[in-house]
RNA sequence: UUUCGAUAAAGGCAAACCUUGAGUGAUCAAGGGGCGCAAAGUAAAGGGUCUUCGUAAGCCGUUUAAGCAGUUUAAACUGUUUCAGCUGUUUAUGGAAAGAUAGCCUUACUGCCGAA
Numbered sequence: 001u002u003u004c005g006a007u008a009a010a011g012g013c014a015a016a017c018c019u020u021g022a023g024u025g026a027u028c029a030a031g032g033g034g035c036g037c038a039a040a041g042u043a044a045a046g047g048g049u050c051u052u053c054g055u056a057a058g059c060c061g062u063u064u065a066a067g068c069a070g071u072u073u074a075a076a077c078u079g080u081u082u083c084a085g086c087u088g089u090u091u092a093u094g095g096a097a098a099g100a101u102a103g104c105c106u107u108a109c110u111g112c113c114g115a116a
Stems, first nucleotide, its partner, number of pairs: 004114002012037002017032006035103001041109003045106003048101005053094007061086003065082007
C1' cells in the first nucleotide's frame, strides 16, 4: 500500500413508529426513538421500484343530446340504448415527460480503526 473485517478500542450513522414543518404526491427537513449499518459517507451515470402528469383502454357515478319502449289527451315522467363531456378508480404506455429513492443493486469519488 492492497485485499480483508475481531464479541478489539475510540468514536459515527439511524429503520419502523411519534410530534412539528415542506410538497398534489413518492418523499424530505428538524426533534424524540433505535431496526440495523464498516462506508447506512457523497454523487441520480446504468438498472429496479415508487410518485405526479400526459396518452390510450376498461369500469362506477353523473350531465347534456338523440333513438326506442311504457304511462299519459297533452305537457311531462319512468325504463333502456348510443354519442359526447366531467369526476373517481383500475390497467397499459411515455422513446426527444417531470420527479423521489444512495437504508434496492451496480458504478464513480472520498474516509476512521487494525486482530487474524
The RNA shown here (c-di-GMP-I riboswitch aptamer) has 116 nucleotides and comes from Candidatus Brocadia sp. The sequence was found by an Rfam model in a public genome assembly. Its mean pLDDT, the model's own confidence on a scale to 100, is 80. Rfam family: c-di-GMP-I riboswitch aptamer. About the family: GEMM was predicted in a large-scale screen for bacterial structured RNA regulatory elements. The organism belongs to Candidatus Brocadia, within Bacteria.